[in-house]
RNA sequence: AGAGUUUGAUCCUGGCUCAGGAUGAACGCUGGCGGCGUGCUUAACACAUGCAAGUCGAACGGAGUUAUUUUUUAAGCUUGCUUUUAAAAUAACUUAUUGGAGGACGGGUGAGAAACGCGAGGGUAACCUGCCGAAUACGGGGGGAUAACGCUGAUAAAUAGGUGCUAAUACCGCAUAAGCGCACAGGAACCCAUGGACUGGUGUGAAAAAGUCCAGAGGCAUACGAGGGACCCGAGUCAGAUUAGAUAGAUGGUGAGGUAACGGCCCACCAGGUCAACCAUCGGUACCCGGCCUGAGAGGGUGAACAGGCACAUUGGGACUGAUACGCGGCCCACACUCCUACGAGAGGCAGCAGAGGGGAAUAUGGGACAAUGGGGGAAACCCUGAUCCACCUACGCCGCGUGAGUGAAGAAAUAUAUCAGUGUGUAAAGCUCUAUCAGCACGGAAGAUAAUGACGAUACCUGACUAACAAGCUCCGGAUAAAUACGUGCCAUCCGCCGCGGUAAUACCUAUGGAGCAAGCGUUAUCCGGAUUUACUGGAUGUAAAGGGAGCGUAGACGAGCAUGGGAAGUCUGAUGUGAAAAUCCCGGGCUCAACCCGGGAACUGCAUUGAGAAACUGUUAAGCUAGAGUGCACGAGAGGUAAGUGGAAUUCCUAGAGUAGCGGAGAAAUGCGUAGAUAUUAGGAGGAACACCAAUGGGCGAAGGCGGCUUACUGGUCUGUAACUGACGUUGAGGCUGGAAAGCGUGGGGAGCAAACAGGAUCAGAUACCCAGGUAGUCCUCGCCGUAACCGAUGAAUACUAGGUGUCGGGGGUUUAUGAACCUUCGGUUCCGCAGCAAACGCAAUAAGUAUUCCACUUGGGGAGUACGUUCGCAUGAAUGAAACUCAAAUGAAUUGACGGGGACCCGCACAAGCGGUGGAGCAUGUGGUUUAAUUCGAAGCAACGCGAAGAACCUUACCAAGUCUUGACAUCCCAUUGACCGGGACUUAAUCGUCUUUUUUGUUCGGAACAAUCGAGACAGGUGGUGCAUGGUUGUUGUCAGCUUGUGUUGUGAGAUGUUGGGUUAAGUCCCGCAACGAGCGCCACCCCUGUCCUUAGUAGCCAGCCGUUAGAUGGGCCCUUUAGGGAGACUGCCCGGGAUCACCGGGAGGAAGGGGGGGAUGACGUCAAAUCAUCAUGCCCCUUAUGAUUUGGGCUACACACGUGCUACAAUGGCGUAAACAAAGGGAAGCGAGACUGUGAAGUUAAGCAAAUCUCAUAAAUAACGUCUCAGUUCGGAUUGUAGUCUGCAACUCGCCUCCAUGAAGCUGGAAUCGCUAGUAAUCGCGGAUCAGCAUGCCGCGGUGAAUACGUUCCCGGGUCUUGCACUCACCGCCCGUCA
Repeated sequence: AGAGUUUGAUCCUGGCUCAGGAUGAACGCUGGCGGCGUGCUUAACACAUGCAAGUCGAACGGAGUUAUUUUUUAAGCUUGCUUUUAAAAUAACUUAUUGGAGGACGGGUGAGAAACGCGAGGGUAACCUGCCGAAUACGGGGGGAUAACGCUGAUAAAUAGGUGCUAAUACCGCAUAAGCGCACAGGAACCCAUGGACUGGUGUGAAAAAGUCCAGAGGCAUACGAGGGACCCGAGUCAGAUUAGAUAGAUGGUGAGGUAACGGCCCACCAGGUCAACCAUCGGUACCCGGCCUGAGAGGGUGAACAGGCACAUUGGGACUGAUACGCGGCCCACACUCCUACGAGAGGCAGCAGAGGGGAAUAUGGGACAAUGGGGGAAACCCUGAUCCACCUACGCCGCGUGAGUGAAGAAAUAUAUCAGUGUGUAAAGCUCUAUCAGCACGGAAGAUAAUGACGAUACCUGACUAACAAGCUCCGGAUAAAUACGUGCCAUCCGCCGCGGUAAUACCUAUGGAGCAAGCGUUAUCCGGAUUUACUGGAUGUAAAGGGAGCGUAGACGAGCAUGGGAAGUCUGAUGUGAAAAUCCCGGGCUCAACCCGGGAACUGCAUUGAGAAACUGUUAAGCUAGAGUGCACGAGAGGUAAGUGGAAUUCCUAGAGUAGCGGAGAAAUGCGUAGAUAUUAGGAGGAACACCAAUGGGCGAAGGCGGCUUACUGGUCUGUAACUGACGUUGAGGCUGGAAAGCGUGGGGAGCAAACAGGAUCAGAUACCCAGGUAGUCCUCGCCGUAACCGAUGAAUACUAGGUGUCGGGGGUUUAUGAACCUUCGGUUCCGCAGCAAACGCAAUAAGUAUUCCACUUGGGGAGUACGUUCGCAUGAAUGAAACUCAAAUGAAUUGACGGGGACCCGCACAAGCGGUGGAGCAUGUGGUUUAAUUCGAAGCAACGCGAAGAACCUUACCAAGUCUUGACAUCCCAUUGACCGGGACUUAAUCGUCUUUUUUGUUCGGAACAAUCGAGACAGGUGGUGCAUGGUUGUUGUCAGCUUGUGUUGUGAGAUGUUGGGUUAAGUCCCGCAACGAGCGCCACCCCUGUCCUUAGUAGCCAGCCGUUAGAUGGGCCCUUUAGGGAGACUGCCCGGGAUCACCGGGAGGAAGGGGGGGAUGACGUCAAAUCAUCAUGCCCCUUAUGAUUUGGGCUACACACGUGCUACAAUGGCGUAAACAAAGGGAAGCGAGACUGUGAAGUUAAGCAAAUCUCAUAAAUAACGUCUCAGUUCGGAUUGUAGUCUGCAACUCGCCUCCAUGAAGCUGGAAUCGCUAGUAAUCGCGGAUCAGCAUGCCGCGGUGAAUACGUUCCCGGGUCUUGCACUCACCGCCCGUCA
């Protein structure tokens, strides 16, 4: 000293939480010793038992005990002794009563009390004071009683009566009076005053106690001191106004009473006062202070222990005694409670010390001693003392010490983890060598006491021997906050002070190991301060975060300013004095071994009071002035400023009359409505109410605000400018108060044209209690009254001063120059915009401040609950003003940033629309999906971006599914032991099949030991899993999207997130390029580089080609390589050239040349990222799961089912056609378990035979559409071919479920397809055939190839998608968002 938490991120505002310290504490776990302290915070609850206040015989009379002496009685005998009875005296002792002083101290508690109770300071001239100290004077002489005691008798007891006797330091008179009190009349320092110390005169009043052997002491009076007490005063001392008025002895006077004393303290009479916004009264809460805790301080909290004060003693009241009480262990009364009782009556008061009950989270022993310190009594000895000193219990707190030290690596064992070999615990342990603080044992042994006396005390302390022995836990380990791993659990169980953790890989739960921190304690809970500048005096705010009153006038109050002058000294400053108790804190010393603790000294106690012929700048006050503030006067001006009266025209509506005929009106489209009873439109006349077009403005004026707009008149407020005649600080603000206050609304009476809540009608809509239409009442208008609120906003209180500029405008003044048009300079007052400094979280404000300062007022302190409830005031009412709490959340808010989004805007692009061509959707079939069914119909894919998709090919296999059978180290891999010599292969039996049984055949090297290899048997490590999780993953892929974007370095800028660059002006297919620019560069993308294709050249000619030569049935071969072609290498295209546009440039349009022209055409190539997109069933892989089964294997079945729905296709519906006949022209591919010519057979699929070819050679292999000729003639047909019947071919172990193909026969639906929807911009669509992969066989699918070969695009308004800029935003999981209400 800060930190966490609002957001995707940022900066603020703002709350919540944490880290620190403390405690009379409690709880959980644990616990060795000592010292010093502390210990009912709750029930001021009710208390059993014991003790806590007794003492004095030197005050008194008795009673009694003992001893001695004297006398006496009786008994015994040893005859002078013992015992005994009674009396007297003396001595010692005990003591109930009377009496004295003390029980008012000490000890306890904090209920009450908001008060002169307390604390600081004063006053008493308005007072008292036992014991104590010091002083003066006195102490003469009498009297009458009464307890105790005796007798008697009442009662259960407590207690109490009668009678008789007696004493005193008990009680009562008399005498005396230095002095004192009182009364009267004087002097007098002093005092604010009442008053009055002191002084003297007269009158009057009141005292005493004795005891003792003595010495001391004791008594009385008066005055003093000390200490103690009482009363009074100004200021201070909790919060509440949802407590604003209180008071009747209440305020004062006179008189009397009362008191130690003043006083309404009490009483009688009189007056009408007294207190209060500087908070009276009322209700609530609370003992106060020194101090203690915290804090840098200022403050805040607190009032245990120690110390001072107050109050109380079961509750309430009362007095007595006394120096002092209205009395804790006294009295009386009342109530409650408890106990006793013979029912008549009595007794009691632990908030004294122990203790028991109860309450409570919680707080100790029925201890020892008066040894010390004090207290009471006494002459004293001494007695008493639960005050006190000690001890016991409790880790409750603070302080100190210990639980060992050194060495010790085989880095032991064990445990945890795990890369299976390490690592950690860890020199830690063990072992070896030491030591003895503490604890235990034993000896000695203080101080506290200056003669005696020691509870503590088995004291402290010292010494000796002995044993490493007797002594470590608690909390935490996600962040803040030091310290991490494993198992278990699976939004469960839990944790959590805040944020938060846990839904199968939890560093946050539980456990273990390890670690961190503190340590005889450690954590938790509770409370206080701090952090919190989060109530801000020090030290905050109020445009938008909470917060400026809607406005003005003005009272109290607060503040006050220009120039000088004097007085006084309240504030202020200064010196001195007193006080501020001690303890505590702090500093310096000292004593316990140290420390805690204790002692001594100092400082401090920041304060209060008094005082000085102290100071006099400033504030205040006072006196007399000035004029720059403020106001008045005079002169002039502008204006929707206000009130009242009058007046004007246009328009709407209505009425009357004319003329006129079928519609009008309304709307997006309509309808309700009006109209043949004559509307609307039109002309003329009239009525009535309300509002004031143009001027007029984006702008200006006036007013305190609300607000104010035709014109005229009357009355009237404010203001500006100029002047400087007058006053002379008269000012500013303003709690309460008063006044004004839009619209709506209320009351009274008018008025009512238009408009128009409510209302009803017509539409719209899923609905439409709305928006739209046609009507329409309050109201809007006037009058008088009320209401008193608004986003009454500049969301900005009023006033004053100061602080760069620029520009406009309104109302005045001055000047210069011009000469009526103005222009320029300057100055006051208002008003708008821009902008510097400064301020601000930023936005922004910026002389009209949100800047710099001052004064006053108002208001704020997290969000919600709530401007709600209750109370009060106001109002006719609606309501207005004032204005909480419980409870709940960890946020709520402001400004700005990046994105996403918008049925916001601008620009641009795309077969996106439009313009076209052809389809799908209707039919039949094929294929995929859903659904249903099933023993199973294996699994996955799901908008675009799943659905002829994984699957480039399910009869068995595949196969993962189902039924049944079989195996268990296994179908597959590695390792070990044993046996065999093989294994492979052939045959037989059995079975649905695998499995199983039998049989046959049968190794290689060699150093001869064995080795290699293979099979079988056995045991276990393990194999195996198309089981789960694609939301644990890798890899791969889809999509956005071939869209033009996505980033970075440095710099600049902003507090920051970020921005800039990448925006702007052009241009492009393109962030493509150019220009400009606080940016300059760079990267991934775009482009280019790569492949195919289009032209040419060159090289090379075989299995290709054939122009010329030769030659044939035939490029078959001789020859050639011109051409075609093949495949290597080159050229070519770059806006290079010209014209125009573009300011210039980039670029665009046109042209030339060229095979090709502005990217020539096509392909490959896919940025940062998004979708927890798809895939664990391609593969790989973590974790979980199965292990005689979720593994392996076999047969059969299923994936091919079928009321239905959808997607993608094929074939068609025909004449641009079908069929028949005979003809023409490709490209690209495949081929050895293959392609297969030719020939023969079959109607055909195909079969038989068989040449050639591992291919520019042979073969698949006839291309088809097309063209020609013929036929059909618009029909369900010579269209269409589904379906079905029968017969076959091929492949294959096997075509039943379930293959393709062929012949013959059969000949279904369908005549161009609803809403809707798809593809395509040129060699494209459309149409035609050919090939290939997979493959034993199986294609309408997929991937390729060529043939024929169009139409259209004005254009970007609209639909969809995308890009850039901008704007709004309460979204950021980002509009499939957020969020409101109701119900459960």

Predicted 3D model of a 1384-nucleotide RNA (small-subunit ribosomal RNA) from an uncultured bacterium. It matches the Rfam family "Bacterial small subunit ribosomal RNA". Its mean pLDDT, the model's own confidence on a scale to 100, is 83. The sequence is in RNAcentral, with records from ENA and Greengenes.